[in-house]
Annotation:
This is a predicted structure of an 81-nucleotide RNA (c-di-GMP-I-GGC riboswitch aptamer) from Anaerolineales bacterium UBA3082. It was read from a public genome assembly, where an Rfam model found it. The prediction has a mean pLDDT of 84.

RNA sequence: CCCCGAAAAGGCAAACCACUCGUGAGGGUGGGGCGCAAAGUCACGGAUCUUGGGUCUCCCAAGAUGGCCGGGCUACCGAAG
Repeated sequence: CCCCGAAAAGGCAAACCACUCGUGAGGGUGGGGCGCAAAGUCACGGAUCUUGGGUCUCCCAAGAUGGCCGGGCUACCGAAG
C1' cells in the first nucleotide's frame, strides 16, 4: 500500500410522526432508529416508479429513487490473516 472488517471514537439514518414544498413519483426540516464500512459523491449503463404526449403489447419527452443492481471518483480507524 492492497485485500479485509475485530475493537474504539466518530459518522449516516429505514419505517413511522409533525410541519412544509411538489399535479405526482417524491423532496426539505425536526423527532425517531430499522439498518449501513462507503447508507460519501456522480443520474454514466440497467431497473422500478411519476407526469405529459403519440402512430398506444410499444415509443417519445420531462422528472423521481444514490438505503434497487452495476460502474466512475474520493475517504476515517487498524485486531487477526